Notes:
Predicted 3D model of an 85-nucleotide RNA (Glycine riboswitch aptamer) from a soil metagenome.

RNA sequence: UAGAUCUGGAGAGAGCCGGCAACGGCCGCCGAAGGGGCAAACGGGUGCAACACCCGUGAAUCUCUCAGGCAAAAGGACAGAUCGG
Numbered sequence: 001u002a003g004a005u006c007u008g009g010a011g012a013g014a015g016c017c018g019g020c021a022a023c024g025g026c027c028g029c030c031g032a033a034g035g036g037g038c039a040a041a042c043g044g045g046u047g048c049a050a051c052a053c054c055c056g057u058g059a060a061u062c063u064c065u066c067a068g069g070c071a072a073a074a075g076g077a078c079a080g081a082u083c084g085g
Stems, first nucleotide, its partner, number of pairs: 001085001003083006013027001015026004028070003034066001035064003041057006
């Protein structure tokens, strides 16, 4: 430290309308699969120069809500245990 097994693991609608159904439409909401965004810092450029401007790199449990989700089940970031090359 990849992976495997087990355990714990939050939030928010069993929303409304049409339809025999498949499905379509409408509003409300959640962040912890995945995905997007950026601060310091670093690199480059402009420039006489700079703490200025531009470009790139750039983390999260922050942020967005594209995706996903809003009874139970499933899923689930992350954490712990046991294996493990």
RNAcentral holds the sequence, with entries from MGnify.